[in-house]
RNA sequence: GUCCUCGUAGCGCAGGAGAUAGCGCGCUGGAUUUCUAGUCCAGAGAUCACGGGUUCGAAUCCCGCCGAGGAUG
Numbered sequence: 001g002u003c004c005u006c007g008u009a010g011c012g013c014a015g016g017a018g019a020u021a022g023c024g025c026g027c028u029g030g031a032u033u034u035c036u037a038g039u040c041c042a043g044a045g046a047u048c049a050c051g052g053g054u055u056c057g058a059a060u061c062c063c064g065c066c067g068a069g070g071a072u073g
Base pairs, nucleotide, nucleotide: 001072002071003070004069005068006067007066010025011024012023013022027043028042029041030040031039032038050064051063052062053061
């Protein structure tokens, strides 16, 4: 330099033939318990790396760009 994969919640990951985002852990509150732990219930939290485009509508398709990993010379 070229090519491939990835970037979604505090962390780890789902969601890909377009219809408005979920799981686990963690966090907060509550119930239970003498207290803690555990268990159960509820809740907060990501406008999907960033900037554009297509579309009635984009996490998803297209372009650019940044970052991480890998392959090759």
Molecule: transfer RNA
Organism: Mytilus coruscus